Context: one part of a larger RNA
RNA sequence: GAAUCAACGCUGGCGGCGUGCCUAACACAUGCAAGUCGCACGAGAAAGGGUCUUCGGAUCUGAGUAAAGUGGCGCACGGGUGAGUAACACGUGAAUUAUCUACCUCCGAAUGGGGAAUAACUGAGAGAAAUCUUAGCUAAUACCGCAUAAUACCUACGGGUCAAAGCAGCAAUGCGUUUGGAGAGGAGUUCGCGGUCGAUUAGUUAGUUGGCGGGGUAAUGGCCCACCAAGACGAUGAUCAAUAUCCGGCCUGAGAGGGCGCACGGACACACUGGAACUGAAACACGGUCCAGACUCCUACGGGAGGCAGCAGUGGGGAAUUUGCGCAAUGGGGGAAACCCUGACGCAGCAACGCCGCGUGGAGGAUGAAAUAUCUUGGUAUGUAAACUCCUUUCGAUGGGGAAGAUAAUGACGGUACCCAUAGAAGAAGCCCCGGCUAACUUCGUGCCAGCAGCCGCGGUAAUACGAGGGGGGGCAAGCGUUGUUC
Numbered sequence: 001g002a003a004u005c006a007a008c009g010c011u012g013g014c015g016g017c018g019u020g021c022c023u024a025a026c027a028c029a030u031g032c033a034a035g036u037c038g039c040a041c042g043a044g045a046a047a048g049g050g051u052c053u054u055c056g057g058a059u060c061u062g063a064g065u066a067a068a069g070u071g072g073c074g075c076a077c078g079g080g081u082g083a084g085u086a087a088c089a090c091g092u093g094a095a096u097u098a099u100c101u102a103c104c105u106c107c108g109a110a111u112g113g114g115g116a117a118u119a120a121c122u123g124a125g126a127g128a129a130a131u132c133u134u135a136g137c138u139a140a141u142a143c144c145g146c147a148u149a150a151u152a153c154c155u156a157c158g159g160g161u162c163a164a165a166g167c168a169g170c171a172a173u174g175c176g177u178u179u180g181g182a183g184a185g186g187a188g189u190u191c192g193c194g195g196u197c198g199a200u201u202a203g204u205u206a207g208u209u210g211g212c213g214g215g216g217u218a219a220u221g222g223c224c225c226a227c228c229a230a231g232a233c234g235a236u237g238a239u240c241a242a243u244a245u246c247c248g249g250c251c252u253g254a255g256a257g258g259g260c261g262c263a264c265g266g267a268c269a270c271a272c273u274g275g276a277a278c279u280g281a282a283a284c285a286c287g288g289u290c291c292a293g294a295c296u297c298c299u300a301c302g303g304g305a306g307g308c309a310g311c312a313g314u315g316g317g318g319a320a321u322u323u324g325c326g327c328a329a330u331g332g333g334g335g336a337a338a339c340c341c342u343g344a345c346g347c348a349g350c351a352a353c354g355c356c357g358c359g360u361g362g363a364g365g366a367u368g369a370a371a372u373a374u375c376u377u378g379g380u381a382u383g384u385a386a387a388c389u390c391c392u393u394u395c396g397a398u399g400g401g402g403a404a405g406a407u408a409a410u411g412a413c414g415g416u417a418c419c420c421a422u423a424g425a426a427g428a429a430g431c432c433c434c435g436g437c438u439a440a441c442u443u444c445g446u447g448c449c450a451g452c453a454g455c456c457g458c459g460g461u462a463a464u465a466c467g468a469g470g471g472g473g474g475g476c477a478a479g480c481g482u483u484g485u486u487c
Base pairs, nucleotide, nucleotide: 001487002486003485004484006483007482008481009480010479013358014357015356016355017354018353019351020350021317026315027314028313030312031311032310035073036072037071040070041069048061049060050059051058052057080270081269082268090194091193092192093191094190095189096188099187100186101185104183105182106181107180108179109178110177111176112146114144115143121136122135123134124133125132126131152161153160154159166175167174168173196242198240203233204232205231208230209229210228211227213225214224215223245267246266247265248264249260250259251258252257272293273292274291275290276289295306296305297304298303322348324347325346326345330344331342332341333340334339361391362390363389364388371382372381373380374379395427397422398421399420400419401418405413430476431475432474433473434472435456436455437454441471442470443468444467445466451458452457
């Protein structure tokens, strides 16, 4: 000098675009953050309103609606965090004849005939609750057989094995279902190379290294198991310890390098701590399940409930923001659609935290006014600065108009941006420094005191180095200076 997820002190007018728990992966009140489909299915209220009424009620509507249930798809995306990890985790380049792939696209074939249940519901019962038991009824695109069977699978090449579901529509037809093939996109696995530190860590290893045979997996493989062999790694640094997510990139630098990995984008890992599987195309699953643990809460003491490293917000630590608006746009999930959901996202709020832009007036104006400072008492400086005259109105204020973003409709932002008018210089300047380095000097006070200081060093009676609401000057400017960190 440049930079910063910065902080602190003094000061502070506006706008645009960004950024905002680096510390306790500490604990969390409350609300919201993942639902949707009646064109898969059975069942199905109430309030309210109308009519009738013997005033008890009946009936129509509300309505095949609401709220539930079975079933389907989604919940593995999106969002957060960086604890762990020195590893094929990441980056890059390869391999996969060792693999999988729901939804989507394209090309084939099929879609025949049956069955048995079960939730909801009703009855009975247990419990404080969470919830559960039992008897009975019922549907399906839920479940199970039979048939059919290739360009699918297995094969000893003789043969053998495997499927389906309907719905909407008057219909045409459409959407589905089953089974193959191809694609797209996605994922798994393997390998070469690459990127921290310590030898005051030198030896490490028994499923260890390899083989054979099996098991398991979508798939290779000691991944796992039985048996056999005795190997495997290591000064080109094994093992152990410390530290650390990695990268595109970011900062600095002429470069080579050095430092960093916040925001944005890609990958990975994690979801109170540890372990496990289930479902599924995909999870060993943040807002799923089970077990154990710590913690918190409810309890009728028998037993239960919970997991903000989602968005806000609270306590704590600390330097660090609103319990805001909207699905209008973009994108995602479901649905044939209407539409519903979406703290993703779009916006707004707070913060000079950063970058950029603008303003705080312009021109004229000498008697060089007053005042202050200084003084050799003549003057000199602040200084065209002010006053004064003329002018302008950016930003802001007030009033009026008023978008684009949205293809027909739909706008949170927002009466916002922007435009016009009105008034008036009006509402808008500070901070640091002035011995040398280093741009900028005097007066007073103090007297090795009080103090300053990045280094050299100032201060012991004329201090340009301390202090001054003194004067003057220099620098930067809505900032300035200090501190921390990096080059």